Large-subunit ribosomal RNA, domain II from Treponema saccharophilum, 688 nucleotides, folded computationally. Model confidence (mean pLDDT): 84 of 100.

Context: one part of a larger RNA
RNA sequence: GCCUGCGAGUUAUGUUAUGCAGCAAGGUUAAGGGAUUGAAGUCCCGGAGCCGAAGCGAAAGCGAGUCUGAAUAGGGCGAUUUAAGUUGCAUGCCAUAGACCCGAAGCCAAGGUGAUCUAGUCAUGGGCAGGUUGAAGCUCGGGUAAAACCGAGUGGAGGACCGAACAGUAAUCUGUUAAAAAAGGUAGUGAUGACCUGUGACUCGGAGCGAAAGACUAAACAAACCUGGAAAUAGCUGGCUCUCCCCGAAAUGCCUUUAGGGACAGCCUCAUAGAAAGAUAACGGGGGUAAAGCACUGGAUGAGUGCGGGGGAGUCAAAUCCUACCAAACUCAAUCAAACUCUGAAUACCGUUACCCAGCCUAUGGGAGUGAGACUGCGUGCGACAAGGUUCGUAGUCGAGAGGGAAACAGCCCAGACCAUCAGCUAAGGUCCCAGAAUCAUGCUAAGUGUGAAAUGAAGUGCGGAUGCACAGACAGCCAGGAGGUUGGCUCAGAAGCAGCCAUUCCUUAAAAGAGUGCGUAACAGCUCACUGGUCGAGCAUCCGUGCGCAGACAAUGAAACGGGGCUAAGCAUGAUACCGAAGCUAUGGAUUCACACCUCUGGUGUGACUGGUAGGGGAGCAUUCCAAUAACCGAUGAAGGAAGACCCGCGAGGGCUCCUGGAGGACUUGGAAGAGAGAAUGCAGGU
Numbered sequence: 001g002c003c004u005g006c007g008a009g010u011u012a013u014g015u016u017a018u019g020c021a022g023c024a025a026g027g028u029u030a031a032g033g034g035a036u037u038g039a040a041g042u043c044c045c046g047g048a049g050c051c052g053a054a055g056c057g058a059a060a061g062c063g064a065g066u067c068u069g070a071a072u073a074g075g076g077c078g079a080u081u082u083a084a085g086u087u088g089c090a091u092g093c094c095a096u097a098g099a100c101c102c103g104a105a106g107c108c109a110a111g112g113u114g115a116u117c118u119a120g121u122c123a124u125g126g127g128c129a130g131g132u133u134g135a136a137g138c139u140c141g142g143g144u145a146a147a148a149c150c151g152a153g154u155g156g157a158g159g160a161c162c163g164a165a166c167a168g169u170a171a172u173c174u175g176u177u178a179a180a181a182a183a184g185g186u187a188g189u190g191a192u193g194a195c196c197u198g199u200g201a202c203u204c205g206g207a208g209c210g211a212a213a214g215a216c217u218a219a220a221c222a223a224a225c226c227u228g229g230a231a232a233u234a235g236c237u238g239g240c241u242c243u244c245c246c247c248g249a250a251a252u253g254c255c256u257u258u259a260g261g262g263a264c265a266g267c268c269u270c271a272u273a274g275a276a277a278g279a280u281a282a283c284g285g286g287g288g289u290a291a292a293g294c295a296c297u298g299g300a301u302g303a304g305u306g307c308g309g310g311g312g313a314g315u316c317a318a319a320u321c322c323u324a325c326c327a328a329a330c331u332c333a334a335u336c337a338a339a340c341u342c343u344g345a346a347u348a349c350c351g352u353u354a355c356c357c358a359g360c361c362u363a364u365g366g367g368a369g370u371g372a373g374a375c376u377g378c379g380u381g382c383g384a385c386a387a388g389g390u391u392c393g394u395a396g397u398c399g400a401g402a403g404g405g406a407a408a409c410a411g412c413c414c415a416g417a418c419c420a421u422c423a424g425c426u427a428a429g430g431u432c433c434c435a436g437a438a439u440c441a442u443g444c445u446a447a448g449u450g451u452g453a454a455a456u457g458a459a460g461u462g463c464g465g466a467u468g469c470a471c472a473g474a475c476a477g478c479c480a481g482g483a484g485g486u487u488g489g490c491u492c493a494g495a496a497g498c499a500g501c502c503a504u505u506c507c508u509u510a511a512a513a514g515a516g517u518g519c520g521u522a523a524c525a526g527c528u529c530a531c532u533g534g535u536c537g538a539g540c541a542u543c544c545g546u547g548c549g550c551a552g553a554c555a556a557u558g559a560a561a562c563g564g565g566g567c568u569a570a571g572c573a574u575g576a577u578a579c580c581g582a583a584g585c586u587a588u589g590g591a592u593u594c595a596c597a598c599c600u601c602u603g604g605u606g607u608g609a610c611u612g613g614u615a616g617g618g619g620a621g622c623a624u625u626c627c628a629a630u631a632a633c634c635g636a637u638g639a640a641g642g643a644a645g646a647c648c649c650g651c652g653a654g655g656g657c658u659c660c661u662g663g664a665g666g667a668c669u670u671g672g673a674a675g676a677g678a679g680a681a682u683g684c685a686g687g688u
Base pairs, nucleotide, nucleotide: 001688002687003686004685005684006683011097012096013095014094016092017091018090019089020088021087022086023085026051027050028049032045033044034043035042036041055062056061065077066076067075068074100239101238103236107229108228109227111226112225113224119203120202121201122200123199124198125197126196127195128193130162131161132160133158137154138153139152140151141150142149166190167189171186172185173184174183205221207217208216242621243620244619245618246617247616252265253264255262256261266370267369268367269366270365271364272363273362274361278356280354281353282352283351284350285349291343292341293340297337298336299335301333302332303331304330305329308326309325310323311322312321313320373398374397375396376395377394378393379392381390382389403414404413405412418590419589420588421587423586424585425584429580430579431578432565433564434563438577440575441574442573443572444571450567456551457550460548461547462546463545464544465543466542467541468540469539477535478534479533480532481531483508484507485506488502489501490500514529518527519526591611593609594608595607596606597605598604599603622677624674625673626672627671628670629669633666634665641661642660644658645657647656648655649654
C1' cells in the first nucleotide's frame, strides 16, 4: 500500500414550534397504593402539584380595571367583540449535562515510585611503568670576636618537568536509514593530585544536588516518572457512512480585547395568512454628476496701462528726471479646478395611468448557512494615470455552471445540462491539411508583414487633394556661352566677385551673364554656380490628407512571439451566397414538479409551464438488527450465508428469478424500537 472487520448528532430532563390523538373552560395526575398475573404487563385508586380561564402595581393592595398622581385630568399596561386551552406521542431547534468523533502543550493531588544513570557527601578498600630536576634541613671546609655569609657533599621537597596505564577532550576526518539513540581514526591535554577508581550507604519533585552550564536527578528536566481529577479545555485542524425529488444562498452593514470567532440586520428555505410585485410606454417630479464655462472662489500665461518698490542721475537732502528691473490693480487675449459654477445632459430614482407578465411581493412564525471572495467591462480614490496591487460604486461571470469557441486556459465570447435517439436548424467561432465545413468575389500588402512594441526616421507603395512649370519644348543629362567699365569704394603688406566694412549692388554689350553660389590662390590665376542658347521630346516639381507596409527590435535547456504543417493567400479590407458548428432551439418517445380544468377522486386524464447546482431548508423512499400482530407460510425434494448471470421489476437506494455451493433454519404483510448504511479521520485491530 491493499483486503476484511470496527469506527462519529446519542441518552436524560426542561423550553419552544409543527404534525397526529384524547378531553375541553377546562386539561392532567406525580410519588405512593390496590386488583390480577409468570417477576413482563394490564386495569383501578391517588387532585398533592402544574398549565389555562384577569389584570395592574416595587409592594401593601385593588380588580375589568389598575399604576402614576392632589385629581373624578392626562398618560402607561390591560379588558371588551371575532374569546382555547391542556395532556400524551412523534419530529425540528435550543438549554443543562463529555453532548457528533479523534487530537494538545499544559494545571492540580492533604496519592505513590525512583540517586543500579548522574550531582554532592559519608564509610571502607584499590591504582598511578620508566626517566628528569634537585627546595629546606644536615655534615665537612673556608670565613667571623661570635654570627651572618661562601664552597663542596649529603638530602629528597613540589596542586614541579618528560612520558605509559588511567582520566579527560576545546581541533579535524569518518560515521549520520551508523558497528554505536554521541562512537571510531589522527593530532593534542592531565598524569603524587582540588588525582583516578571498586563496594556499601545518605540527600528528591517547587524538592534534592550543583568549582553555577538552568547543569544533573535511570536515553526525558525553566520543575522527574506512575496513577488520579479526566471523556481537562481547544473561537483551531482533520473526519462524519443509503437513494430519489423541489427550492436554493453568502463572502455585505453595524457593534464586538473584535478582525480566520460571534450578536443583530441583509440574502435562502418551510408553514400559515394576505394581497401585491416587476418590465415597457406616456405623463408629472426633484437633482447639480459628465460635458462645458470663467459670472463667483482660487491657480496659471502673454500684451497694454500702471499704485508702489529697486537701480541711476540730480554737488548732500528734496523737488524732479531716467530705467531692456520687480510689480498691486484695471483692460484685452488665451486657459486650469474633487473640496469653483452664469450653465447643464444621458442614465438612474420617485409617483400616476395604460398594457403585458408571473413560484413575484408583504407580514408572522420554525430551520439555516454566510459574514476570507475572485476576475472582466465601466466610473472614482490610494499607488508611480505600476502590479494577477489595493479601496469603493455599478453590471456580468466564476464561486455553486457542465456544453461549444479562445491550441492548452475558474472569472473572456456563445450558451444555462430532466432522460433517451446512428434525426434536423443555428450561436460564438470557423470552412488548404492535421480537423467538421468555400482552395468565393473585388481591391490592398511583398514585409512571411500577417505570426509581439513606442518616440522618432525614410524618393516603400495604393488612393484622394492643393499649388506651380510644360509641345511658344518643361524636368534631368549632354554641347556652347557665362562678357565689358572694374582690381566697385574703403580697409589692408596684399584684398582683384569670393578675410572684413560700405553702398542708390550702378551702367554698357547682349540670347544671357550677381559689383557674384561654392571650391581655390600669399594676392592673382584656375574650376564651378546663378542666368542664356542648342540637343532631346512628355510630363515635371513642391506640399497636404489617408490605407497597407520598412527601420527602430538585444536573454538566458531547444526551433519556441500563427497550435503545427505550411501559406503570397490559406494575410489584410470590403461584400455576397452557401456550409460546418453546442448538452442552445426543433422533432419523436418517456419521467418529475407546479398551476388550471375535468373525471370513475389515497388516484387518473388533458392543457400549459418547469426540472444545472456548493453551504443550506423542505419532501418521498430503499436496506440492516430486534420486537409485536398475522398464521391453514417456506424449508434435508435443501433455510440463512457465499460464487455467477448478457434475464425480469423499480428513476434509484434496491427487490426478484435461474444455476452452483452450503447444510438448518428463515421470510411476506402491517406497525413499533434502534449499537440502523464508510472510502478517506498521518483512523483502530487482524491478515497479506